[in-house]
Background:
A computed fold for a 1480-nucleotide RNA from an uncultured bacterium, annotated as small-subunit ribosomal RNA. The coordinates come from a structure-prediction model, not an experiment, and the mean pLDDT is 83.
RNA sequence: GAGUUUGAUCAUGGCUCAGGACGAACGCUGGCGGCGCGCUUAACACAUGCAAGUCGAGCGAGAACCAGUCCUUCGGGACUGGGGACAGCGGCGAACGGGUGAGUAACACGUGAGUCAUCCACCCUCGGUACCGGGAUAGCCCGGGGAAACUCGGAUUAAUACCGGAUGGCCCAUCCGCUCUUCGGGGCGGCUGGAAAAGAUAGCUUCGGCCUUCGACCGGGGACGAGCUCGCGGCGGAUUAGCUUGUUGGCGGGGUAAUGGCCCACCAAGGCGACGAUCCGUAGCUGGUCUGAGAGGACGAUCAGCCACACUGGGACUGAGACACGGCCCAGACUCCUACGGGAGGCAGCAGUGGGGAAUCUUGCGCAAUGGGCGAAAGCCUGACGCAGCGACGCCGCGUGAGGGAAGAAGGCCUUCGGGUUGUAAACCUCUUUCAGGAGGGACGAAGCCACUCGGGUUAAUAGCCCAGAGGGUGACGGUACCUUCCAGAAGAAGCCCCGGCUAACUACGUGCCAGCAGCCGCGGUAAUACCGUAGGGGGCAAGCGUUGUCCGGAUUUAUUGGGCGUAAAGAGCGUGUAGGCGGUUACACAGGUCCGCUGUGAAAACUCGAGGCUCAACCUCGAGCUGUCGGUGGAAACCGUGUGGCUAGAGUCCGGAAGAGGAGAGUGGAAUUCCCGGUGUAGCGGUGAAAUGCGCAGAUAUCGGGAAGAACACCCGUGGCUAAGGCGGCUCUCUAGUACGGUACUGACGCUGAGACGCGAAAGCGUGGGGAGCGAACAGGAUUAGAUACCCUGGUAGUCCACGCCGUAAACGAUGGGUGUUAGGUGUGGGGGGUGUCGACUCCCUCCGUGCCGCAGCUAACGCAUUAAGCACCCCGCCUGGGGAGUACGGCCGCAAGGCUAAAACUCAAAGGAAUUGACGGGGGCCCGCACAAGCAGCGGAGCAUGUGGUUUAAUUCGACGCGUCGCGAAGAACCUUACCAAGGCUUGACAUGCACUUGAAUGUCGGAGAAAUUCGGCAGCCUUUCGGGGCAAGUGCACAGGUGGUGCAUGGCUGUCGUCAGCUCGUGUCGUGAGAUGUUCGGUUAAGUCCUGCAACGAGCGCAACCCUCAUUGCUAGUUAUUUUCUCUAGCGAGACUGCCCUGCAAAACGGGGAGGAAGGUGGGGAUGACGUCAAGUCAGCACGGCCCUUACACCUUGGGCUACACACACGCUACAAUGGACGGUACAAUGGGUAGCAAUAGAGCGAUCUGGAGCAAAUCCGAAAAACCGUCCUCAGUACGGAUUGCAGGCUGAAACCCGCCUACAUGAAGUUGGAGUUGCUAGUAAACGCAGGUCAGCAGACUGCGUUGAAUACGUUCUCGGGGCUUGUACACACCGCCCGUCACGUCAUGAAAGCCGUUUGUACCCGAAGUCGCCCCUUAAAAGGCGCCGAAGGUAUGGAUGGUGAUUGGGAUGAAGUCGUAACAAGGUAACCGU
Repeated sequence: GAGUUUGAUCAUGGCUCAGGACGAACGCUGGCGGCGCGCUUAACACAUGCAAGUCGAGCGAGAACCAGUCCUUCGGGACUGGGGACAGCGGCGAACGGGUGAGUAACACGUGAGUCAUCCACCCUCGGUACCGGGAUAGCCCGGGGAAACUCGGAUUAAUACCGGAUGGCCCAUCCGCUCUUCGGGGCGGCUGGAAAAGAUAGCUUCGGCCUUCGACCGGGGACGAGCUCGCGGCGGAUUAGCUUGUUGGCGGGGUAAUGGCCCACCAAGGCGACGAUCCGUAGCUGGUCUGAGAGGACGAUCAGCCACACUGGGACUGAGACACGGCCCAGACUCCUACGGGAGGCAGCAGUGGGGAAUCUUGCGCAAUGGGCGAAAGCCUGACGCAGCGACGCCGCGUGAGGGAAGAAGGCCUUCGGGUUGUAAACCUCUUUCAGGAGGGACGAAGCCACUCGGGUUAAUAGCCCAGAGGGUGACGGUACCUUCCAGAAGAAGCCCCGGCUAACUACGUGCCAGCAGCCGCGGUAAUACCGUAGGGGGCAAGCGUUGUCCGGAUUUAUUGGGCGUAAAGAGCGUGUAGGCGGUUACACAGGUCCGCUGUGAAAACUCGAGGCUCAACCUCGAGCUGUCGGUGGAAACCGUGUGGCUAGAGUCCGGAAGAGGAGAGUGGAAUUCCCGGUGUAGCGGUGAAAUGCGCAGAUAUCGGGAAGAACACCCGUGGCUAAGGCGGCUCUCUAGUACGGUACUGACGCUGAGACGCGAAAGCGUGGGGAGCGAACAGGAUUAGAUACCCUGGUAGUCCACGCCGUAAACGAUGGGUGUUAGGUGUGGGGGGUGUCGACUCCCUCCGUGCCGCAGCUAACGCAUUAAGCACCCCGCCUGGGGAGUACGGCCGCAAGGCUAAAACUCAAAGGAAUUGACGGGGGCCCGCACAAGCAGCGGAGCAUGUGGUUUAAUUCGACGCGUCGCGAAGAACCUUACCAAGGCUUGACAUGCACUUGAAUGUCGGAGAAAUUCGGCAGCCUUUCGGGGCAAGUGCACAGGUGGUGCAUGGCUGUCGUCAGCUCGUGUCGUGAGAUGUUCGGUUAAGUCCUGCAACGAGCGCAACCCUCAUUGCUAGUUAUUUUCUCUAGCGAGACUGCCCUGCAAAACGGGGAGGAAGGUGGGGAUGACGUCAAGUCAGCACGGCCCUUACACCUUGGGCUACACACACGCUACAAUGGACGGUACAAUGGGUAGCAAUAGAGCGAUCUGGAGCAAAUCCGAAAAACCGUCCUCAGUACGGAUUGCAGGCUGAAACCCGCCUACAUGAAGUUGGAGUUGCUAGUAAACGCAGGUCAGCAGACUGCGUUGAAUACGUUCUCGGGGCUUGUACACACCGCCCGUCACGUCAUGAAAGCCGUUUGUACCCGAAGUCGCCCCUUAAAAGGCGCCGAAGGUAUGGAUGGUGAUUGGGAUGAAGUCGUAACAAGGUAACCGU
């Protein structure tokens, strides 16, 4: 920096990613070289080899072998000399080097000091010395024991081994004297005591010795190294708060190189600790390494310094140095050998083995170099080291070719079929040859060293020593690096990960919430750039690439730099006050902090900079720089500090008059409730939404009088007062605390805060004893309810009250710690003081303190806060660090108990949470509208039938439509057709379209045969055009393709329904807001209307509303067919008219409303067309179109027959009725729309009739043609009827190839249910409902449906409480898939982690006692002496007993988390339907 909480926003906050690093590991892959690195685990166990020896110039002896002499039994032996192995005595080294990190929280380490409290072998330097003696012993030899390891005895021997004596300048120790002193001690002089290797060696020698070199001794100094002490620094836990008896100190001893309780005796009772003792856990420390801008954080491999350890524990010896990795003793465990008696061993050295583990190498070469030990030296030893081997483990470098090359090849992939891409990529052409391979040459590292040879110098010297000398010798790596006009040929050399966003890079197929992916968000349920693979393409890095793990970063997410705490996590319930932190003003002093200069130290390496060396780089070398709470020294004096002396502004005291439900105790008052007694009085009272339980004729309720008891104090009462908070309210008295104001007398910084500590602390609760009127958990009963362990009602116990004692928590809240200073105001109110004014009281003004509201700057994420800060600053305390688990478990402390305080982890989620915004919703509020309700009229729901649907049935009953907004819907009309369904029979370029190739010549008509038909066979008839190639047309064959009412309306277009003809939905600019957004569009009026008006940070605009359009009503003009002539009427066209225009009135005004006039019509005159942004993944792939998918001798196509018309049933829209406002019969009127040539059809005739015959007229204002209710008259007289017409029989008519399934009509006959319809529900506000008929479309035929038309023609609307729907404003919200939302708890099941638990098993640690190895020390004994021996203190391991801590496990049990889904309820979010929440 990014992703992720939301519909969106801001902020909070966590999670995640991109970076770097690694002693790594794993997966895939792998050409070369250089430089590095390589058991992080089992400090587990180890076979084998090597890793520390050396010195003969310290010493004695001396094998093999050589030479000589002698002897010989001829085997050999002895002696002398040379030689020098093995071993021994002795010296030095072995305490270094190398390994490891177990232990250790410590003076272990780092840093800086001290040592007047110390040592130091080898080395350097200075001074001095080296005289005289002695006795042993190993080895060797002999003998013995033992399996071995080893050991014992005897004899003999040497030394630079050991011992004694002499000497003593300096030296050490005791003591004495003098002197100096910082009182620690130093200097000078003196007494006594204390040591040596005359060794080795080269040369010379007069053999006496001299001299060289090395060595030895005594002492001074230095260097190196070491010991000890101290200041400071660097882990976690307080759920470890007290620890300590040699403990702390002293005196005196012992011990040590040396201080010291290091050890001992005695004395005292101290010492450490909140600045974290003790205990527990973890850990080697550092230079440094990684990361980071830095400050920091994490780590402590390789390299370097220090420490610790060496199988585990203990111990000492030797030594200059050890309590000793490759030494010793003891104990233990383990392994090995054994003759069973006893012995041996220690890879955390280098290699290597087993084991553990995700994981870490060769039983290599060499001492050539560097370094170390010994030696005079040569030299020897050296798994230190130098090299090589293995490992892409890391870093660095190089290569896998370069240039040209478009027919943009082939192939692959995609495609909109045009093309695009792979891609200059390849092929092909021209070059080059690094690296690897072959051939040849071939190092630096060797400075040095070398009884070697030569030369020079020094010297008496050819010793010895020295020399920029010369020659020769000396290399593990290694025939390696490197080099070459050398050879050959592009030849031998590319993979890995990724491609949804973060994050660079996309398409196709397969798959279908499957398989799987995933770092976070999240992908996958048939069009997946997210899975798998393939694939193609692309991106990144590259001999590597990814993954996993860990650390830092990002993370300002522990905040010193650099965060917070009103509501997001976070102020302790409140006070008093200890330690601590911070602290007014002035003067002087000091110099602890602070600042400056100089100086010491801060190892090297590392790091940075500058140079240099490997061809570069990595790497290496050189120079410089850097690094501190460090030491010393000199200085400064502002600030902090300290000391001293002042001051009064902070703080306190005093005086004065005040206010107050401040606290404690004692007393007292009235009203009310209940109970008791009495009176009056009678049937109910009480209670609720409604009731019931309950009380009451044994007299209640009501009412009057009297009495008792307990509790609480109406009005006053006020965002009034007081208190630290909790809290405090009748009145009086007593005691008592605090406060403000005024005065300015006193003290003189006495202050602020406050970890611990102590005190106070509502209600509930607990203990003891009282009290108990009312109220009232629990409990009982009555209701409510599906249930009702509740809400409501009737009762009622604890409790509420008092005294004393506990508890110690609350949403103990202003969700806001305390203190001080400072920063606009306005307006209330309580207390004090002052001024003005007044006779006095008000009023008004100023001021201090308290308590509220509003508001500027500023702050805040916003809300909001705003002199009572959440502003600006300082001081101190408390607290927070994602949600859940959990304020829980365990532990501790407190409590009688309930419980409180302190307070985790495993596990789990990617959020949880805050403020504000827009919606939606509310059994929130308020306003308004609608045939929404109400007021009415007529219905539906009951019957029969018709139609549609569900269901059922069926071979099929084709499909779609399903709350409103499906159901007389698609369908404006299924006998065949339609038709999509079923059965059967057929067909395959197809019933239909286009193209190509080939063949044919027809097409078509007609006749006959088969068949249910489709179809098929046969006969006959039968083309056009031409430039003669052909073309048109048609058929056949073949290829492309056709075809599909097959799937997906959740891939779509188009169209439609619905909210809703509701009044809304938006935009531009401006303004406001961090932003989402707001404003405008809200407000006040008004309207049918976001209609209009006024106002307004808005001003305008758009889509909607309205109007414009059509039609009806009045009228004028013009024209007109029909026609009987005209006014009229009618039809058509063009006009007029209506606009709140006029009057009155209401509203502040306007808009607008009410009334009136005129008018045919009056306030949008009636009706129609017209449907905003959008919602419902609404409907339709079967009207049409269309993307994917599917079928292709079938899911296409043709045909016949059947089905869509079924029928226990249910629903919906209708028709006809149930009758007398009627029915039947007869008579008589009055319409409008609309239709008509494959048609409508008159007059006339036939038939009871449907209808038939026939055809005038009409392509129509010309012809076709009839209304019905109504009206007049007669009959019927309330009945299942002269109502009703279903059903059925028979006979006909019409259409049509064809009325069986399955049409309509007529006549005759038949005459079912039904007597007005339960719950519920529909339509309608005027020419409307209702009633009546007519026409049309569809159509061969079929209308109870649909669409229109006219005729007759009502009732009612108080009103907006309620139901439904809608609009605006406002409010709450935990909803946003938006209440059909969200969401809680028990139960049941699965999984996971965890607590408790009778116990069981470990680890660790303490205490007491027992036993007591080795060993030091002490004592005894013994001895010439040393040893040995005995005793004692301490003492490892072990044992017994008893505690603590911690871990594992544990039948059972507790809660928690999670899971697709389950059960029961509905607690919370809206007034969530009883407001919610906190404590008990």